Description:
The part of an RNA shown here (large-subunit ribosomal RNA, domain I) has 508 nucleotides and comes from Oxalobacter vibrioformis. The coordinates come from a structure-prediction model, not an experiment, and the mean pLDDT is 82. Taxonomically the source falls in Oxalobacter (Bacteria, Pseudomonadati, Pseudomonadota, Betaproteobacteria). It matches the Rfam family "Bacterial large subunit ribosomal RNA". RNAcentral holds the full RNA, with entries from ENA and Rfam.
Context: one part of a larger RNA
């Protein structure tokens, strides 16, 4: 130097776990905000930091229930100093407080700050934008007026909010193997408003000479008829099955009577704390019994989870029973309520039944339907009927027959999605994986900014976390000592590989 063999170092890769992810299912909720929200800043503990909780009453105040022995949140243990069977800790409802930004709202502002006005008071406490709406009161040009101004009163609006709805603007990449009509896509993106669903809806609808009878959703019809530089694409209806089904209103004028709601009052399917809840001992091996072995024993409970290795009978629970001062929710009973809200009580009489619309020419859009033979619906523009003796549709058009009644308006259900709460479950992951994020994670870091954007889990059944002595200035060790186990020693499981030594032997 090289092999081989033993024995270490670095290194963290496999195996085992799981606090966390991820995909379902059910069911409930489906909103929060001027009573001041989401979401922050700044603070607050005896005690520096991060987190959780909380607001100058500041890890918390009062009440009412529940609960029953320790308690002052976690990272994190020790001290101090306190509470507490006169029932704290803690859960659950209900309520007080609730600094400053923030729609922010007395004006301003570079958010968390600066400056006021008026009123009570002198520690401080309330008010004070802007639009709409209603009432009053005033008042121009201008004579009534009438805009306009003021001043009350308003649980009216404003902003947020993941997805899911209507409406309104509306691309391009891309595909035709180029591209331009086409496609992508009426999609992505922007807005504008809404509800727990939205939208649509009770035929001026379809059918075919036979009917059927809002309206949504599915499944078939059918990738069919269509329709297309007749290319690449695109793409229906009737018609039959199923979910679920529900129909109505309008001005007047009478004339019946009794919903919605709203309070109250008894009750309780039920939500938000909670409560009972069966059974086992012993040998053995071990550091530890739940494993062995023997012999019992519950089960409307042998889901599932912990305990020093694997427990139905240890501990939490499970099956089944059972509980609410208080809030909320459901049905019922009173009371008051046809003035109004409200699609909508219900009878009768009389009324009314929609005109710059229908239609029609230019030029668009929508329709599976790219102007075509292009009907049907929409309306930028110019026109422009009819009036049930009447209009529209039946895919140019025309006539016969058929079949409905536009130009007003409400409507549940079945149908979409899930920020979220419970509950369960998985031929999902298991730390390069699952969520970016299992750990102070949207953190640190980077970026003027919009934005981008990590790595990092594991000691042991218990800290029992190594007193004590020695080397050393520490740092580390080397003994003791703990402990099953220290080559489990905190860079802590298990510890491969690449790499770097050491010991021996053999070759050179």
């Nucleotide at each position: 130097u090289g092999c081989a063999c033993a024995u270490g170092g670095u290194g963290g890769a496999u195996g085992c776990c799981u606090u966390g992810g991820c995909g379902a299912u059910u069911a409930c909720a489906g909103g929060c905000g001027a009573u001041g929200a989401a979401g922050g800043a700044c603070g607050u503990a005896g005690a520096a930091g991060c987190u959780u909780g909380c607001g100058a009453u500041a890890a918390g105040c009062u009440g009412c229930g529940g609960g029953g022995a320790g308690u002052u949140g976690g990272c994190a243990a020790a001290c101090a100093a306190a509470c507490a069977u006169u029932g704290a800790u803690c859960c659950g409802c209900a309520g007080a407080u609730u600094u400053c930004c923030g729609a922010a709202u007395g004006g301003g502002g570079a958010a968390a700050c600066c400056c006021g006005g008026c009123c009570c008071u002198u520690g401080g406490g309330g008010u004070c934008a802007u639009c709409c709406g209603u009432a009053u009161c005033u008042g121009a040009a201008u004579a009534c007026a009438u805009a306009g101004g003021a001043u009350a009163c308003g649980c009216g609006a404003a902003g947020c909010g993941a997805a899911c709805g209507u409406g309104g603007c509306g691309a391009a990449c891309u595909g035709a193997a180029a591209c331009a009509u086409c496609u992508a896509a009426g999609u992505a993106g922007c807005u504008a408003c809404a509800g727990g669903a939205a939208a649509a809806g009770a035929a001026a609808u379809c059918a075919a000479c036979c009917g059927a009878g809002a309206u949504u959703c599915c499944c078939a019809g059918a990738g069919u008829a269509g329709u297309g530089g007749c290319g690449a694409g695109c793409g229906a209806a009737a018609u039959g099955g199923g979910a679920u089904c529900a129909g109505c209103c309008u001005g007047c004028a009478a004339g019946u009577g009794a919903u919605a709601u709203a309070u109250c009052a008894a009750u309780g399917a039920g939500a938000u704390a909670g409560u009972g809840g069966a059974a086992c001992a012993u040998u053995c091996u071990g550091g530890a019994a739940a494993g062995u072995a023997u012999g019992a024993u519950c089960a409307u409970a042998g889901a599932g989870g912990g305990u020093g290795a694997a427990a139905g009978u240890c501990c939490c629970g499970u099956a089944c029973a059972c509980g609410a001062a208080a809030u909320c929710c459901a049905a019922u009973g009173a009371u008051a309520a046809g003035u109004a809200c409200u699609a909508g009580g219900c009878u009768u009489g009389c009324g009314a039944c929609a005109a710059g619309u229908a239609g029609g020419g230019c030029g668009g859009g929508a329709c599976a339907c790219g102007u075509g033979a292009a009907a049907u619906c929409c309306u930028g523009u110019c026109u422009g009927a009819a009036c049930a003796u009447g209009g529209g549709g039946g895919g140019a058009c025309c006539a016969u027959c058929c079949u409905c009644c536009a130009a007003g308006g409400c409507u549940a259900a079945a149908u979409a999605c899930u920020c979220g709460u419970a509950a369960u479950c998985g031929a999902c992951c298991g730390a390069u994986a699952g969520u970016g994020a299992a750990c102070a994670a949207g953190u640190a870091c980077c970026g003027u900014g919009a934005g981008g954007g990590a790595a990092a889990g594991g000691u042991g059944a218990a800290a029992a976390g190594a007193a004590c002595c020695c080397c050393g200035g520490g740092a580390g060790g080397g003994g003791a000592g703990u402990g099953a186990a220290a080559u489990a020693g905190a860079u802590u499981c298990u510890g491969a590989a690449a790499c770097c030594g050491u010991g021996u032997g053999c070759a050179u």